This is a predicted structure of a 1486-nucleotide RNA (small-subunit ribosomal RNA) from an uncultured prokaryote. It matches the Rfam family "Bacterial small subunit ribosomal RNA". The RNAcentral record of the sequence draws on ENA. Its mean pLDDT, the model's own confidence on a scale to 100, is 82.

């Protein structure tokens, strides 16, 4: 300082969450030592037991305990008993000071309670200090001892008798108090000082004789008390509160002022600047975070306050309405002999509840402080010290140096030798010794007091020396000894965020701060290795501050993301124009007080450092007081005319309001002509209508609404406002001059207007039309369409007060480029150009905006004032208020959920959007499929097995281009445990091959003959043992290759630039043009690459070389005939190499590219045909069964070997084909013409045999040579004459062939026989634009044979059609929307059913604080009175007021619970529709 999350991607608005600091914390794991500090945050719950306030005999009377002494008794040291207050001393009693301090707590307090600042001329102060004067003479009690006596006890009662520094009285006395008058003088009003008379009030002794108590008054000094400015939480869903309440007079109180309190008078007084009412809560110094401003907190320490089981009340005292006093009421506890008693830890420990959670029933007053005393010294749970606790903070230690055979182990690769990492880490070696451990010394905190000495001066006070006194503690430290010895964990490792990997596990266990990870290869789950932080501590949780500029003063922002009130007129509050002039509240600036101390920051200084402590500065940014300035802002009085306003004079307009007129249409009514439909639709019906519609003429009556003009026209504050005309009202604009002199601008609360719907009461109702009927439409249709129709639309009066009331843009005011229309005025002129004021719309500079946009009509630049907003749902919802007739409007939350919700713009997809273009896409023709048999293929169904795969276009005569066995993978049985390759170790053998016997289906098993080399060392074969093998087992969604499709469509992309914040974009778009992103022209784009297109092959024309096995024209030989042969290179052919076609010529268009022409020429003419050749990329598209290949899985089986069987099944369904349904044909006969392939286990001439399939027998060819091999369509004659036939050939019978080990399952062909369906095919659907379809035979791979009607090739004959691009498909390019982006097989809503939650309403039920009336009232102050007591003072009693409490009524107000009941919220795969989103299929929304 930022970082992650919304999207396919960007920008931006907004939210969530991390990284940082921090605690009186707490829970987990772990734990070596010290120092410094902290240590019930919860129940101000309740307490058991100790202790936390006593001192003074130098006040008293004493003398109970103790100790000394002296005396008696007891035989005596000794002891025991008794006496003596005599002595140290001292229980209880009187008195004196103290207990209001120190200490704990925060319950209650929104207040002068605290904080600052300032009054006290309105007070009080014991103990101290200073000063100054004085302690005189006397009395009466009383506690205490004793003596009787109630009671359990706690406490009491009476009676005798005493003292005091305790009580009274008396003497003095002043500057002291108070009345009354009087002079002088002063300040700030009341008044204050001087002084002088009279009134009235004192005192105490004690003792060591030296002091030391007391009294009175002044003044300090410390405490206390009051006023008073200002500052101090949250709610308006709390808008009124108030009767001692506001002020006056008297009078009481009180240290003082005061409604403090009475009594009378007046009716004040707080309050929108927030009274009142409710909720919370001690204030500050600080303290934590923050860069500040701020936001959060008030532990330890210090200062203030309040409080002491609760609530009330006093009393004593200088001082309290008293934490360890006193009354009195309550509640709780304990004690009891039941009659009456105590008690108050929020003091230090400590128990018990509570609680996630907080310590010992310690030592000591050495030291610091406090009270008491002269002092000794007693007292102190305050203090100062130990213990507990990693609770925090600092510090320190677990070694250090060398040391590679890179040791073993562990983990990770690797087929293996091996390799990397743990890791210089460890073993080893050397050294050191902090810490523990043992010993041994051993502080400072301690100077006083105080006691003895001295010195100075001398009744006493300073000084100085010595002495005494330490809990902590034998610590702190400091020396030795030994010896690496006694010491490391915790969390993390997918981003953020530093750290990786193999293994288990498989949407399981699980994990998570966000965002997310887990559905067989998880750096996210577990455990490991390895690693990275921090470290005596890590991590979690909880909370605050930061990050958030996420409430924004410093520092936001409101067209479209949350957000301008529906508009306007205004009080109050904000802000305000020109000059001079006046004051000095704000401001500034000096200066004076004050801001306690720690705290913070600087220096420096002491504990080894450090935390900590100290000493000093510096700061406390504030308050008040004073003393100047006078520019700004304000105050007060002038001023001026430009801001506002008036008057004059013309101008406009759908401006308002109230009458009056006016023609169109429409309906309706009436006649009249006329005759069958009209009307509505996509199409139809409902309705109308022969009782006469509908048209159509004429006339009459109603209600509404004003066509053309009409326009980005005009007017109006918004809503709004439209025939025509009067009539009142209003406004605004120009133009000239006069006049008034800031009269202004906004504007909370407040008023007024305020579309539609809607509501009341009255009228009016043509048309139109919610509800409503009926008719279509649908799967349904409570819509949409259609026919009809109530309300209401419309008058007048009263209400409502809402709108997507919108420019989604508050209202003024000033500034800031142009460019071009219009409206309404002025002015000039020529009718025009143009000038200037006021509206009104369009582009467009800057600028600004996230973009889109926007720009003198700002969303720009500045001022003013006002209304709003702070993530999405929940919710404009509930509950309370106000308003309303009602509907309902106005204010307007929480619980809960979510991690997004949204704006803008971008690229792709998509649309029942919209435009151009192209394909056998339609159309136009030809021929098929879909019907019939057959043949094959896939579905299903069977089965032991019907092995597997391909499944919409892009599976289904596909993998298979040859299933009888093999193949083969399935199943039935039967065997082997390694059939094949290939090594290594060990062991054992002479095999291996051959022939033959037996079993057996066979696989294989048993047997019989036979048989190795050798230098003896082995070689070499076989078997057997491990290690290795195999697997057509699973995953094509791990993968390689390889394939299909879009699609041979014209696309797809890159660099530099430019443009855009940016994703993008341009380029590649537009205009023409093509088969084509193919060219051109234009262009902030210029180039290039993958495709296109050309290079290639093959065909169509030639030339040229060559000339066998091919060819024969001309010679020549020769056959029945044949290039048969000599011989020849012309043609044909063969197969090298070439040439030709390039829109190149001309006509026309065209700027160019190029179209067009039955052009020319040419074999071929616009790519000549035809083939290979397939862009980035799509479908998780297809294959783990060709191959290969990670990963899992099977090992006497999921490996392998053999037999049989099955892959060929068979109600049925689809899909490609064959052959037909015949006369364009079918047979008979007879004639003619090819091209490409193939061939030795072949191909087979040619002769014989057989009807034939073939069979025997035999040349020739491993082919330009030989051979299948010249056929078919086709002609040519004949014959059949329309019919299930001389059409079809299906089945079936027979009888044969070839092939093979074997044709039963289940194999091809021949013969003879036999002769099914089928007469041209619904719906719907394929192919093909020319040598093309159609139709005709050949080859040929594969293959022992063949189920080929199938692939693939080869030729022969050989067509019709295409006007066009409206439609269907599919494709392309540009534009539009879009809430889709897994991308329309998208996204998505609402009811209803299930589970969860959390509200809200309820009859009822129950709980709280508060107030209010009316009764009662305790302790006690005060008042009265008072026949009793006292001489008096006074007291006792008795009444009275006021109260805390206690009863009772009735309402309000918060909350708890509740049948039941409303919606909302969340939930992988429920149910019903399809509202939204594209023109979303009826535009969509308020």
């Nucleotide at each position: 300082a930022g970082a992650g999350u919304u999207u396919g991607a960007u920008c931006c608005u907004g939210g969530c969450u991390c990284a940082g600091g921090a605690u009186g914390a707490a829970c987990g794991c772990u734990a070596g030592c010290g120092g410094c500090a902290g240590g019930c945050u919860u129940a101000a719950c309740a307490c058991a037991u100790g202790c936390a306030a006593g001192u003074c005999g130098a006040g008293g009377g004493g003398c109970a305990g103790c100790a000394u002494u002296u005396c008696u008794a007891g035989u005596u040291u000794a002891c025991u008993a008794g006496a003596a207050g005599a002595u140290g001393g001292c229980g209880a009693c009187c008195g004196g000071c103290g207990c209001a301090c120190g200490g704990g707590u925060g319950c209650g307090u929104a207040a002068c309670g605290c904080g600052u600042a300032u009054a006290g001329a309105a007070u009080c102060u014991a103990c101290c200090u200073u000063u100054u004067a004085c302690u005189u003479a006397g009395g009466a009690a009383u506690a205490g001892c004793c003596u009787u006596u109630a009671g359990a006890a706690a406490u009491g009662a009476a009676g005798a008798u005493u003292a005091a520094u305790g009580c009274c009285u008396c003497a003095u006395g002043g500057u002291a108090u108070c009345u009354a008058a009087g002079u002088a003088u002063u300040g700030c009003a009341u008044a204050g000082u001087u002084u002088a008379u009279a009134c009235u009030u004192a005192a105490a002794g004690a003792u060591u004789u030296a002091u030391u108590g007391g009294u009175a008054a002044a003044a300090g000094a410390u405490g206390a008390c009051u006023a008073u400015g200002c500052g101090u939480u949250c709610u308006a869903u709390u808008a009124g509160c108030u009767a001692g309440a506001u002020g006056g007079u008297g009078a009481g109180g009180u240290a003082a002022c005061g409604g403090c309190u009475u009594a009378c008078c007046a009716u004040g007084g707080c309050g929108a600047c927030g009274a009142u009412a409710g909720a919370u809560a001690g204030g500050g110094g600080u303290c934590c975070u923050g860069a500040g401003a701020g936001g959060g907190a008030g532990a330890u320490c210090c200062c203030c306050c309040a409080c002491a089981c609760u609530g009330g009340u006093a009393c004593u005292g200088a001082g309290a309405c008293a934490c360890g006093g006193a009354c009195c009421a309550g509640a709780c506890u304990c004690c009891u002999a039941c009659g009456g008693g105590a008690g108050g830890c929020a003091g230090c420990a400590g128990u018990g509840a509570g609680g996630a959670a907080u310590a010992u029933u310690g030592g000591g007053c050495a030291a610091u402080g406090g009270a008491g005393g002269c002092a000794a010294c007693a007292c102190u749970g305050a203090c100062c010290c130990a213990g507990c606790c990693a609770u925090g903070c600092c510090g320190c230690g677990u070694g250090c140096a060398g040391g590679a055979a890179g040791a073993a182990u562990g983990c990770c690769c690797u087929a293996a030798u091996g390799g990397g990492u743990u890791g210089u880490a460890a073993a080893c070696u050397g050294c050191u010794u902090u810490u523990a451990u043992a010993u041994a010394g051993g502080a400072a905190g301690a100077a006083a007091c105080c006691u003895u000495u001295c010195c100075a001066c001398g009744u006493g006070u300073g000084g100085a020396a010595a002495g005494c006194u330490g809990a902590c503690g034998g610590u702190a430290c400091u020396a030795u000894a030994u010896g690496a010895a006694u010491a490391a964990g915790c969390a993390c490792c997918g981003g953020c965020u530093a750290a990786c990997u193999a293994c288990g596990u498989g949407c399981c266990a699980g994990c998570a701060g966000c965002c997310g990870c887990g559905g067989u290869a998880a750096u996210a789950c577990g455990g490991a290795g390895g690693g990275u932080g921090c470290a005596a501590g890590c991590g979690u949780u909880a909370u605050c501050c930061g990050u958030a500029a996420u409430c924004a003063u410093u520092g936001g922002g409101u067209u479209u993301a949350a957000a301008g009130g529906g508009u306007c007129c205004g009080c109050a509050g904000g802000c305000g124009g020109u000059c001079a002039a006046u004051u000095a509240a704000g401001u500034c600036a000096g200066a004076g007080g004050u801001g306690a101390a720690a705290u913070c920051c600087c220096a420096u200084a002491g504990c080894u450092c450090a935390a900590c402590u100290a000493u000093g500065g510096a700061a406390c940014u504030g308050c008040c007081u004073u003393u100047g300035a006078a520019a700004c802002u304000g105050u007060u009085g002038g001023u001026c005319u430009u801001g506002a306003g008036u008057c004059u004079a013309g101008u406009u307009g759908a401006c308002g309001u109230a009458g009056g007129c006016g023609g169109a249409a429409u309906g309706u009514g009436a006649c009249a002509u006329g005759u069958a439909g009209c009307g509505g639709u996509g199409a139809a019906a409902u309705g109308c209508a022969u009782a006469g519609a509908u048209a159509u003429g004429u006339c009459a009556c109603a209600g509404a609404a004003c066509a053309c003009c009409g326009a980005u026209u005009g007017c109006g504050a918004a809503g709004g406002c439209a025939g025509c005309u009067u009539a009142c009202g209003a406004a605004a604009c120009u133009a000239u001059g006069a006049c008034u002199g800031a009269c202004g601008c906004u504007c909370a609360u407040g008023g007024a207007c305020g579309a539609a719907a809607g509501c009341g009461u009255g009228g009016g109702u043509a048309g139109c039309g919610a509800a409503c009927a009926g008719g279509a439409u649908u799967a349904g249709a409570u819509a949409c369409c259609c026919u009809g129709g109530u309300a209401g639309u419309c008058c007048a009066c009263g209400c409502c007060g809402u709108a997507a009331a919108c420019g989604a843009u508050g209202a003024u005011c000033a500034c800031u480029c142009g460019a071009u229309g219009u409206c309404g005025g002025c002015g000039a002129u020529a009718u025009a150009a143009u000038g200037u004021c006021g509206g009104u719309g369009u582009c467009u500079u800057a600028g600004c905006g996230a973009a889109a946009g926007u720009g003198u009509u700002a969303a720009g630049u500045g001022a003013u004032c006002c209304a709003c907003c702070u993530g999405g749902g929940g919710a404009g919802u509930a509950c309370g208020u106000u308003c309303g007739c009602a509907a309902g409007a106005a204010u307007g939350a929480a619980a809960c959920u979510c991690a997004a919700a949204g704006g803008a713009a971008u690229u792709g997809a998509c649309g029942g959007g919209g435009g151009c273009c192209c394909g056998c896409a339609c159309a136009a023709g030809c021929g098929g499929u879909g019907g019939a048999g057959c043949a094959u293929g896939u579905g299903g169904u069977u089965u032991a097995a019907u092995u597997c795969g391909a499944u919409g276009a892009u599976a289904c005569g596909c993998g298979a281009g040859g299933a009888a066995c093999c193949u083969u993978a399935c199943c039935u049985g039967g065997g082997c445990u390694u059939a094949a390759a290939u090594g290594u170790a060990g062991g054992a053998u002479g095999c291996a091959u051959u022939a033959g016997a037996c079993a057996g289906a066979g696989a294989u098993g048993u047997u019989u003959a036979u048989u190795u080399c050798u230098u003896c060392g082995g070689a070499c074969u076989u078997c057997u043992u491990a290690c290795a093998a195999g697997g057509u087992g699973c995953u094509g969604c791990a993968u390689g290759g390889u394939u299909g499709u879009c699609g041979u469509c014209a696309g797809c992309u890159c660099g530099u630039g430019c443009c855009g914040u940016g994703a993008g974009g341009u380029g590649u778009c537009a205009g023409g043009u093509u088969a084509a992103g193919u060219c051109c022209u234009a262009u902030a784009a210029c180039g290039a690459g993958c495709g296109c297109a050309a290079c290639c092959c093959c065909u169509a024309u030639u030339u040229u070389u060559a000339g066998u096995u091919g060819c024969u024209a001309a010679c020549a030989g020769g056959u029945u005939a044949a290039g048969c042969u000599g011989a020849g290179g012309a043609c044909u052919c063969u197969a090298g190499a070439g040439a030709g076609a390039c829109u190149g010529c001309c006509u026309a268009c065209g700027c160019a590219a190029g179209u067009a022409g039955a052009g020319a020429g040419g074999a071929a003419g616009g790519u000549g045909g035809g083939g290979a050749u397939g862009a980035c990329g799509u479908c998780a598209a297809a294959u783990c069964a060709u191959c290969a290949c990670g990963g899992c899985c099977c090992u006497u089986a999921c490996g392998u070997c053999c037999u049989g069987g099955g892959c060929u099944a068979c109600a049925c369904a689809c899909g490609u084909g064959c052959u037909a349904c015949a006369a364009u044909g079918g047979u008979a006969u007879g004639g003619a013409c090819a091209g490409a392939g193939a061939g030795c286990a072949g191909c087979c001439a040619c002769u014989g045999g057989g009807c034939a399939a073939c069979c025997a027998g035999g040349a020739g060819c491993g082919a330009a040579u030989c051979u299948a091999u010249a056929u078919a369509a086709c002609u040519a004659u004949a014959u059949c004459u329309c019919a299930g036939u001389u059409c079809g050939g299906a089945u079936c019978g027979g009888a044969g062939u070839c092939u093979g080990c074997a044709a039963c399952u289940c194999g091809a062909c021949u013969c003879c026989g036999u002769g099914a369906a089928g007469c041209u095919g619904g719906a719907a659907u394929c192919g093909c634009u020319a040598g093309u379809a159609a139709u005709c035979g050949g080859a040929u791979a594969u293959c022992a044979g063949c189920c080929a009607u199938g692939a693939u090739c080869c030729g022969g004959u050989g067509a019709a059609u295409a006007c066009g691009u409206u439609c269907c498909c599919g494709g392309g390019c540009c534009u539009u929307g879009u809430a889709c982006a897994c991308a329309c097989c998208g996204c998505c809503c609402g009811u209803c059913a299930a589970g969860c939650c959390a509200u809200g309403g309820a009859a009822g039920c129950u709980g709280g604080g508060a107030g209010u009336g009316c009764c009662u009232g305790a302790a006690g102050u005060c008042c009265g009175u008072c026949a009793c007591c006292g001489u008096a003072a006074g007291g006792a009693g008795c009444g009275g007021c006021c109260u805390a409490g206690g009863g009772u009524a009735a309402a309000a107000c918060c909350g708890g619970u509740a049948a039941c009941u409303a919606g909302g919220g969340c939930u992988a795969a429920g149910u019903c529709g399809u509202a939204a989103c594209a023109a979303g299929g009826u535009a969509g929304c308020c």